[in-house]
Molecule: c-di-GMP-I riboswitch aptamer
Organism: Acidaminobacter hydrogenoformans DSM 2784
RNA sequence: UUCACGAAACGGCAAACCAAUUGAAAAAUUGGGACGCAAAGCUACAGGGCCUUUAAACUGGCAGCCAGCUGACGAA
Numbered sequence: 001u002u003c004a005c006g007a008a009a010c011g012g013c014a015a016a017c018c019a020a021u022u023g024a025a026a027a028a029u030u031g032g033g034a035c036g037c038a039a040a041g042c043u044a045c046a047g048g049g050c051c052u053u054u055a056a057a058c059u060g061g062c063a064g065c066c067a068g069c070u071g072a073c074g075a076a
Base pairs, nucleotide, nucleotide: 005074006073012037013036017032018031019030020029021028022027035064041069042068043067047066048065049062050061051060
């Protein structure tokens, strides 16, 4: 240094739920909250999958499902 791995430390994020707002819905944003997370960082027609709407949809959404890209620390 790389790969694998995940003890410790410094930090970071924030599920369910509650309130307000937006939306047809799924859901999102803000505040509270903390189940968890080394990628729970970023990416959503043009990888798969899921949810929503529709007669059907590339109507809209989910990255905390897999995936892609990037990436902090360093005991065994």